[in-house]
């Protein structure tokens, strides 16, 4: 410098145009003599700024950030 790939909640993580799932952690509540365990509840401007579309986490462009391969 040149190529791929990735970016969703406090961590991991699905989704591939129609209201963003799941674990785990957090909080709150039940259940227990207490703590564990099991039950119920709770939460995302989808990394930033345009675009296309009736409608964008998804399509497109530029940015930004991270990783890998080449030199």
């Nucleotide at each position: 410098u040149g190529g791929g790939c990735c970016g969703u909640g406090g961590c991991c993580a699905a989704g591939u145009g129609g209201u963003a799932a799941g674990g785990c952690a957090g909080c709150g509540g039940g259940u227990u003599u207490u703590g564990g365990u099991c039950c119920c509840g709770u939460g995302a401007u989808c990394c930033c700024a345009g675009g296309u579309u009736c409608g964008a986490a998804u399509c497109c462009u530029g940015g930004c950030g991270g990783c890998c391969c080449a030199g």
Molecule: transfer RNA
Organism: soil metagenome